SAM riboswitch aptamer (S box leader) from Sporolactobacillus kofuensis, 106 nucleotides, folded computationally. Its mean pLDDT, the model's own confidence on a scale to 100, is 86. The organism belongs to Sporolactobacillus, within Bacteria. Rfam family: SAM riboswitch aptamer (S box leader). Gene Ontology term of the family: regulation of gene expression. The sequence was found by an Rfam model in a public genome assembly.
[in-house]
Formats: sequence, C1' cells, structure tokens
RNA sequence: AUCUUAUCAAGAGUGGCGGAGGGACUGGCCCUACGAAGCCCGACAACCAGCACAGGACAUUGUGUAUGGUGUUAAUUCCAGCAGAUUAAAUUCUGGCAGAUAAGAG
Repeated sequence: AUCUUAUCAAGAGUGGCGGAGGGACUGGCCCUACGAAGCCCGACAACCAGCACAGGACAUUGUGUAUGGUGUUAAUUCCAGCAGAUUAAAUUCUGGCAGAUAAGAG
C1' cells in the first nucleotide's frame, strides 16, 4: 500500500516558538500578518489497553475513571462531486463514492 468492522450534527486555548500558507483531491466557498503550516504546552474525547464497580449463558456485557497507546482541538467530513426521490425552480431528503480516525487481518 491493501482488506474488514465501527464512528464522523457534540466537545476542546486571548498560551509559547515559528514565520506563509491552509481547509485530502476537483469545483465552490472560506480561514490566514488582528499571524497559515509545523513544533511545544494546555484542553477535548473515550476507539484500544489498564484500573474500579455491577451483571453474566463463564463466550463476555454494561457503567465509571482518564494511568498508558492513538486521535482531535474554524466552518456537519465546510458544501457539492455518483444515483434516486422531491420542487415550476431555487431547494430539501435518502443511499452510495471518496476521505479521516480507531481496532483488527494479512
């Protein structure tokens, strides 16, 4: 790289370093010298492990915690990209594709 499963409408900084880009891709639309990316610290969350409590067909399940491993910390995954439904149209809705993250497989 690839495959499987789950989740993606909530949440999180007036911090330090840094200096121009960023929001995956394409099209839009945005953010950014009133400071982008990146790094550090803080925070959020609770996917996996740990721990505690409760249950249990003794396979494991639920709740809590936040110790460890990740992740996240503008905008619904920022919106759309394919198909269907809906509307006179604008639109609205549903499913998918793509993507992200976690855990696992090989």